This is a predicted structure of a 312-nucleotide RNA (Archaeal signal recognition particle RNA) from a DHVE2 group archaeon. The sequence was found by an Rfam model in a public genome assembly. NCBI's taxonomy places the organism under Archaea, Methanobacteriati, Thermoplasmatota. Rfam family: Archaeal signal recognition particle RNA. By type it is a non-coding RNA gene. The literature on the family includes a 2002 paper in Curr Opin Struct Biol by Wild et al., "Towards the structure of the mammalian signal recognition particle".
RNA sequence: UGCCAGGCUAGGCCGGGGGGUUAGGCGUCCCCUGUACCCGAAAUCGCCUAUACGCGGGGGCGACAGCCGGGGAAGGUGUAUCCAGCUCUGGCUAACAAGCCACGCGUAACCUAUGAGGCCCUGUCCCCUGGGGCCACAGGUGCAUCACGGGCUUUCGGAGGAAAGCUUCGUGGUGCUUUGCCACGGGAACCCCGCCAGGCCCGGAAGGGAGCAGCGGUACCGUGGACUGCGGGCGCUCGGGGGGUUGCGGGGCCGAGGGAUCGCGUGGGAACUUGGGCCAGAGUCUGGGCAUCGACUCCGGCGUGCCUGGCA
Numbered sequence: 001u002g003c004c005a006g007g008c009u010a011g012g013c014c015g016g017g018g019g020g021u022u023a024g025g026c027g028u029c030c031c032c033u034g035u036a037c038c039c040g041a042a043a044u045c046g047c048c049u050a051u052a053c054g055c056g057g058g059g060g061c062g063a064c065a066g067c068c069g070g071g072g073a074a075g076g077u078g079u080a081u082c083c084a085g086c087u088c089u090g091g092c093u094a095a096c097a098a099g100c101c102a103c104g105c106g107u108a109a110c111c112u113a114u115g116a117g118g119c120c121c122u123g124u125c126c127c128c129u130g131g132g133g134c135c136a137c138a139g140g141u142g143c144a145u146c147a148c149g150g151g152c153u154u155u156c157g158g159a160g161g162a163a164a165g166c167u168u169c170g171u172g173g174u175g176c177u178u179u180g181c182c183a184c185g186g187g188a189a190c191c192c193c194g195c196c197a198g199g200c201c202c203g204g205a206a207g208g209g210a211g212c213a214g215c216g217g218u219a220c221c222g223u224g225g226a227c228u229g230c231g232g233g234c235g236c237u238c239g240g241g242g243g244g245u246u247g248c249g250g251g252g253c254c255g256a257g258g259g260a261u262c263g264c265g266u267g268g269g270a271a272c273u274u275g276g277g278c279c280a281g282a283g284u285c286u287g288g289g290c291a292u293c294g295a296c297u298c299c300g301g302c303g304u305g306c307c308u309g310g311c312a
Base pairs, nucleotide, nucleotide: 001312002311003310004309005308006307007306008305011064012061013060014059015033016032017031018030019029023049024048025047026046027045037058038057039056040055066302067301068300069299070298071297072296075293076292077291078290079289082288083287084286085285086283087282088281089280090279091278092277093276096275097274098273099272100268101267102266103265104264105263106262110258111257117254118253119252120251121250122249123248124247125243126242127241128240129239130238131237132236133234134233135232137229138228139227142176143175144174145173146172147171148170149169150167151166152165153164154163155162156161181225182224183223184222185221186220192217193216194215195214200209201208202207
């Protein structure tokens, strides 16, 4: 000095990488890797500064390593203003196909002598028109004449009163006219009419007068009915004429087919939809390319501690 064995611990190891976060690095978080200690805290964060080893505490291995350079490589990230595919959006588009229409063929559910299908008539529907019904509303004729009473005027009488004329204010009767009536109830205390018991008044009496109650009527009011209305209304109804025909209903004639659906063929096609083709854009979904990082591994270089013993 080298080799071997044993021991030691001060070199060193007990993982590494990508993403995320961060000004940036490491860590807690997520993920990938040929497994590679324990405890504690850590995302409103923990420790750091390109010399960026994670921090704090405690253990283990034990000279194994380690450092540098290069090759390969699982896998990750980025790029879409790198390419292809895919998807979506928009546009264009044939002479294409399908959807659409017609015809034909096939299929055949189902319907059909309790009548297919066709034809005729007709109702429902619309317009015009002539009636009916119901409801509500509105309305209540006029003239003449007679009698009586009221009012006014005049005359007569011893009183009560009597007579005449005028007016038409009222009531009643009769006749005519009008669509213009009927029944019931009420109804003028007094200045609507009639009859007025009792009582009152005038009177010698006879007789007469005013007139309460009551009764009967009238104006008027109410209820109901009838009538009138070339007026009104109505998911009412009948008839006539015309129109209309998709659907539904009814009647008549003829008498045997009809036919959804599906498929094929032929033809047509203005527009529209879908597929197809083309163009543009977007997405970053898939694959590739490029870039970058890269577990792990291979090669090379540097390097390979200390102590004891043995051998050369």